[in-house]
Context: one part of a larger RNA
This record gives sequence, structure tokens and C1' cells, in this order.
RNA sequence: CAGCGAACAUUGGCGGCGCACCUAACACAUGCAAGUCGAACGGAUCAAGAGGGGAAACCCUCUUGGUCAGUGGCGAACGGGUGAGUAACGCGUGGAUAACCUACCCUCGGGUGGGGGAUAACCUACCGAAAGGUGGGCUAAUACCGCAUAACAUCAAAGGGACUGCGGUCCCUUUGAUCAAAGGAGGCGCUCCGCAAGGAAGCUUCCGCCUGAGGACGGGUCUGCGUCCUAUUAGCUAGUUGGUAGGGUAAUGGCCUACCAAGGCUACGAUGGGUAGCCGGCCUGAGAGGGUGGUCGGCCACACUGGGACUGAGACACGGCCCAGACUCCUACGGGAGGCAGCAGUGGGGAAUAUUGCGCAAUGGGCGAAAGCCUGACGCAGUGACGCCGCGUGGGGGAUGAAGGCCUUCGGGUUGUAAACCCCUGUCAGGAGAGACGAUGGGUGAAGGCUCUAACAUAGCCUUCAUCUGACUAUCUCCAGAGGAAGUCCCGGCCAACUACGUGCCAGCAGCCGCGGUAAUACGUAGGGGGCGAAUGUUGCUC
Repeated sequence: CAGCGAACAUUGGCGGCGCACCUAACACAUGCAAGUCGAACGGAUCAAGAGGGGAAACCCUCUUGGUCAGUGGCGAACGGGUGAGUAACGCGUGGAUAACCUACCCUCGGGUGGGGGAUAACCUACCGAAAGGUGGGCUAAUACCGCAUAACAUCAAAGGGACUGCGGUCCCUUUGAUCAAAGGAGGCGCUCCGCAAGGAAGCUUCCGCCUGAGGACGGGUCUGCGUCCUAUUAGCUAGUUGGUAGGGUAAUGGCCUACCAAGGCUACGAUGGGUAGCCGGCCUGAGAGGGUGGUCGGCCACACUGGGACUGAGACACGGCCCAGACUCCUACGGGAGGCAGCAGUGGGGAAUAUUGCGCAAUGGGCGAAAGCCUGACGCAGUGACGCCGCGUGGGGGAUGAAGGCCUUCGGGUUGUAAACCCCUGUCAGGAGAGACGAUGGGUGAAGGCUCUAACAUAGCCUUCAUCUGACUAUCUCCAGAGGAAGUCCCGGCCAACUACGUGCCAGCAGCCGCGGUAAUACGUAGGGGGCGAAUGUUGCUC
């Protein structure tokens, strides 16, 4: 010189794009951050319509729609936060898996038969202050459980082939054994039931369900190499190192257990101690290198502290469960409740870091057939000159070179075209109005076409028309009028810019050299000048 997630001081007009607790992984009031599906299921309740009963109030049944918990399914393992721990196959990079898994999605094959017993909700009795719990009774399912069917699945046996790291693995054939399922919605409906509405068989479409193979996506495990300081840490190790057998896992393995052997690591730094999330990157530098890992992206780890498993395709699970601990809160003292390192916000710590905002319109995610619902992810807005960039604070003319200030050799010089004054312009801000792109998307309705079907219909796709859908904002027009918008540091040398007065080794300055003791261009003030400019300096840190 360059750089920064900066801070402080003085000053401060506007906009765009970014960034914003580096400290206490300190404690948290309040609200929100994960739900959804009635086209899986039974209820409760409300509204509308139809039918029936009743003198009426009203009651009962059916249909449609809404709401509410409950059973059930999927999601909740994603998304979001943080960097405590971790020197490790944690990360990076290259391999291996013949040692493995993968819900939803895609492709292909086959199947979806026939039964059973419960239970919540609800009713009822009771216990408890509450949180909540117990007994009895009823009921449904895509909830649960047998049975049937059974292969290119699994296991076992026999035979054959291929590969091999010689341990084994894969493929083919035969035989035997074992294992499955669930329905829901729409349409048609010559037949049957029914007065009709409608229902049943049947056909069909869509969504599901079971099983097998393959794919895709995502992961698990192993491994070569690389990955900070310290020898003022030199020895470390008993599940330790290896084997056999077994257990366990999706899977290899001392991962675990029993037995057997006595090994294994280390000066090429074991073990111990300290520090630290790693990387793509970022900063600097001609490069080599040095420093760093904030925002964004990938991986890892964690979720009050420690431990544990359950469910599940997936967790040992931030807004799940259990136990222990610390802390906070409620309590009728018997017992209970909680976890912001999600978004805001509060206290505290600190030199220091923002709103308890708007919206699901877009993108993305979950659920759903769909409409849609949810989404502090996200899109926006707010605060902050924290950073980068852009714009403005006016332009032209204007010399008796006015006044005033400062200096002066008293002649003048300088401030200085600077001002006044004249003529203009109208950015930004202000006021009034108009108003996109982001939606070539998406939703709904109608019509037409294609595919599926024996046919119609449904469903899917395409086309056309109509209609609905924006939180936020750019931009444009008009109005007025130079009006509202400049500071800060420096002027001894390095280093660009000088005089006067005050002070008198005092007061003070200072990055280094050094200034100040009576003419100080170095202190303070003024005039003048130089630099940068909505900033300018100082401090800290890195190269």
C1' cells in the first nucleotide's frame, strides 16, 4: 500500500445491492416456527333440504355441507439454528463394498380369495387440587390376528458352470420347507330388488394394497494419501494384538462374549498436554508462500447437562419418550410442569451487532384425487454510512476586483468570479396522480380433440374462450421553487500544503526523527493553503 462480520470520535442528503452477538453452547416472559387427509373409519354437534310422527313445543329417519376431538395413514429424521465438543477415516481427495440398506418416485412381472376377535371415541361409576388415571358397557376401519393361494423370494439338499484376493463368491437345473394383501372414489348399468329415490350383481376408469426383479435418489461401512503447536510429554497398551466358536447388526469387524496364544504401537514422534469444527473458498502477495474459514455452498457434530432405548425405510430424534442432575415455575405439600444454539423479543456479558413487522403473490417443502390447508423455509418491508457502488448539495454570465477578515515594506497583497446581481435548469428529497415486470404461471367454469373402454361415462393430456389470483416495488406525469442537503483530517522532514498572534522546557504535540527554556511554518487560535469527501480520522487485527 491492500484488506476487515469491526469498534470509537466528529459530521451526515438520497438510492441500489449486500452484511449485521466475533463476547455468556449465559438465563429466558410472550407470540408464532409441523402439520395434513372425511375420497381409510365410527361418533358428537351445527346449518339447509326431503320424508314421517305429533294439537303444539318438538322428536325420528335420510341426503348434502361445515365444525370438533378420537381411531387410522403419511409427514414430523426434511427445512431452520449453533460451533460447545472433536487432532478423528471428522474433513478433503482417490478407491473398495463378492460385507450393505434405501419410505415416497420410475420401469417390468404376478396377485388382491375367504374369515375372526378386539379397542379408542361415546355412555357410565369412581380417584385426584391439578397434571392425569382406574373399573364396567357399546362400536368401526386401509387398525389388529389366523386361514387359503405362492414365485425368478428366503432357507436346506443334490448336480453342473463361471470368477477368484484360494477365504470364498456368483449363475443354472431339480426336490423339499417357509412367508402376503385393503380397500376407497367416479361412471355405465340390457339383468335382479324397490312405488320411487335408490341399491345389488356385472362392466369400466382412477387412487391405493401385497409380492418379486431392475432403476433412480439418498445413505452405512472399509481403505491409500493429506490435515496445527509442544520432547521443559519417552515410553504407551489387558479387549490390549491376533486366532477359534458364538452373539449382534442392513452389513465387515474385539462391535460384544467364552476359550486359546502373547502380542500390538513408538524417535518416520507412540502416549500425554495445549489449541481447533473441516473444506469449496476469502484476504494478501509478481509468485512461492503466509493468514483465515463471517456471509453463500458441501460435509461433520450438538440441541439445559449426562445416560438410554422405543417407533420407524430412515433417529438414538432441537420444538418425541424414559432415568439421573442443576435451574425455573405451579401446588390443596400428596404431587406436577419446562428447556429459543428456530423467527422476533427480554435480561445479562460486552468496545460492539437490528423489528415482539407484512405475505404465502413467487420459489421450495409436507399432506391431500383435488379444491386447498400448513410453512418466522422463503419472498418482502423496518433499524444501522457496517461495507461496496451510484447520484445530489446547482449551471452560465458577473471587476468600481464591493464590504468584511487576514497579512503588509502602508504602496499594496490575499480571500476572489468567490459573493452580491442577471439569465437558466429541475436530478434527489417534498406534494398530487397514474402504474408495470415479477403471473408466457396457477385455480375455477364452458366447449372441442386424442388415449383408455365392447360402448357410454369417468380419468389423464392438449387447444380455445371466460373469469379469479401480487406481500412488496420499479417507473412515468404534473406542481412548486436554488429553494431542504458538507464535512473531516492535515500543512517541520518522511508527506501535498505558511503566515500572524498567544504561550515561554509551561500549557501542550508526537507514527519515527523529534518540537516547546521570548521572534515556535512542529503547542493553542486566526487567516490562508493541501488531501479526501457523505464521509473523514483514530484504534485493533491480517498479509

This is a predicted structure of a 543-nucleotide part of an RNA (small-subunit ribosomal RNA, 5' domain) from an uncultured bacterium. Model confidence (mean pLDDT): 82 of 100. The full RNA is in RNAcentral, with records from ENA and SILVA. Its Rfam family is "Bacterial small subunit ribosomal RNA". Gene Ontology terms of the family: ribosome and structural constituent of ribosome.